Overview
Model confidence (mean pLDDT): 76 of 100. A computed fold for a 426-nucleotide RNA from a Spirochaetota bacterium, annotated as Bacterial RNase P class A. The sequence was found by an Rfam model in a public genome assembly.
């Protein structure tokens, strides 16, 4: 002095003109107020991810006896927290690097990096290819022993064939435990020593694990990110949640209007169907009808008729304006206001904890839109590239929308810190 790799942290500064969007002050308008609305000066005004919205959680409303089924996540242990599938420490497994120890098998330390890291004696499924054999799992080559042929002078070779035989070689993701020795016709945990495994005790740890000893020739294979089994946790919608005021237009109700009627009252006021080459009425001449005849239905009268004495039938006649104004009533559209900015805040000390982080002082307390502000130009320095240089040209990723913890993506360039490499010098 230069690179790689990680973690942490900053991610442009100052000034000027004009704009936006809040706050709170004075002035001017306007309204009886409440308050609008204007102008001026002053203050504040995106981020480390404000983003994907992938996970938890406040808040808010609906639901909700308890328990189960089903379904979802998630799943070594301890912790931390408001919780979480997020952090943090710790075991254990795998990988790469270094050392160390052993003849090996094979083992120990130290760093770094990983693992959906519960259960495969509860049950069911699953292994393609290739290989003789793939799961109460195997003689294809090769080894060996015994018979028969050939062939060699012989030692022995070659083909066939009864066995034996998992030490060798081949095939796979896996092939019946390793190394090393004995042992045998060849071989084999057939036998031993050691490593590995695995069953039991002891030990040590809060616990997942670890250490030691003894004992077992060694078996129980593999996949749950296949169904599955066991344990946790989990009700549903989201700030366009929710609550609060509320017009206009309909409607409901009162007062006034209109119609009947037995008129200080009491009922009922946009009722339903329909026509003109039809319909009704008639003194038979003709009248009458969408400005609704006629029909039906209501409501008041009603000559009278029946009755179980309470009632009911009833021909016919009369109306069948909710057309205007006032008051008021509930819904909650338009519209506003709130939620909406003290928040699991943000900066610092001090104790506690290996540490995530908790307990306590102090100080601040800092954006709030809703056609949705935070922006534009221009100078000055910083930074990065290119140029001998004047200079020129870039400043990256991006933009709040109830908050808040995390996780994940995206970022020019800087700063420090740790490692590891290369180089130079002592």
């Nucleotide at each position: 002095g230069g690179g790689g790799c990680g973690a942490a942290c900053c991610g442009g500064g100052c000034c000027g003109c004009c704009g936006c969007c809040g706050c709170a002050c004075a002035g001017g308008c306007c309204g009886c107020g409440a308050g609008g609305u204007u102008u001026g000066g002053g203050c504040g005004g995106a981020g480390g991810a404000a983003a994907g919205u992938c996970c938890g959680g406040g808040c808010u409303c609906g639901a909700u006896a308890g328990g189960g089924c089903g379904c979802g996540a998630c799943g070594c242990c301890g912790g931390u927290u408001a919780a979480c599938g997020a952090c943090c420490g710790g075991g254990c497994g795998c990988g790469c690097g270094g050392c160390c120890g052993g003849a090996g098998a094979c083992g120990g330390c130290c760093g770094c990096g990983u693992g959906a890291c519960a259960g495969a004696c509860a049950g069911c499924g699953c292994a393609a290819c290739a290989g003789a054999a793939a799961g109460c799992g195997a003689a294809c080559c090769g080894c060996c022993u015994g018979g028969c042929g050939c062939c060699g002078c012989g030692a022995g070779g070659c083909g066939c064939u009864c066995g034996g035989u998992a030490a060798g070689g081949g095939u796979g993701a896996a092939a019946a435990g390793g190394u090393g020795g004995g042992g045998u016709a060849a071989g084999a945990g057939c036998c031993c020593a050691c490593c590995g495994c695995g069953u039991u005790c002891g030990c040590g740890g809060c616990a997942a694990c670890g250490c030691g000893a003894a004992c077992g020739g060694c078996a129980c294979g593999g996949c749950a990110a296949g169904c599955c089994u066991c344990g946790u946790c989990g009700c549903g919608a989201g700030c366009a949640a929710g609550g609060c005021c509320g017009a206009a237009c309909a409607g409901c109700g009162g007062a006034g209007g209109c119609g009947c009627g037995g008129c200080u009252c009491g009922c009922g006021c946009a009722u339903c169907g329909g026509a003109a080459g039809c319909g009704c009425c008639u003194u038979c001449g003709g009248g009458c009808g969408a400005c609704g005849a006629c029909g039906a239905c209501g409501u008041c009268g009603g000559a009278g008729g029946c009755u179980u004495a309470g009632g009911c039938c009833g021909a016919c006649g009369a109306c069948g304006a909710u057309a205007c104004u006032c008051c008021g009533c509930g819904g909650g559209u338009a519209g506003g206001c709130c939620g909406c900015g003290u928040a699991a805040g943000c900066g610092g000390g001090a104790g506690c904890g290996c540490g995530a982080g908790c307990u306590u002082c102090c100080g601040c307390g800092a954006a709030g839109a809703u056609g949705g502000a935070u922006g534009g130009c221009g100078g000055c320095c910083g930074c990065c590239g290119c140029g001998c240089a004047a200079g020129c040209g870039g400043u990256a990723c991006a933009g709040a929308a109830c908050c808040c913890g995390g996780c994940u993506u995206a970022u020019a360039g800087g700063u420090u810190c740790g490692u590891c490499c290369c180089u130079u010098u002592u």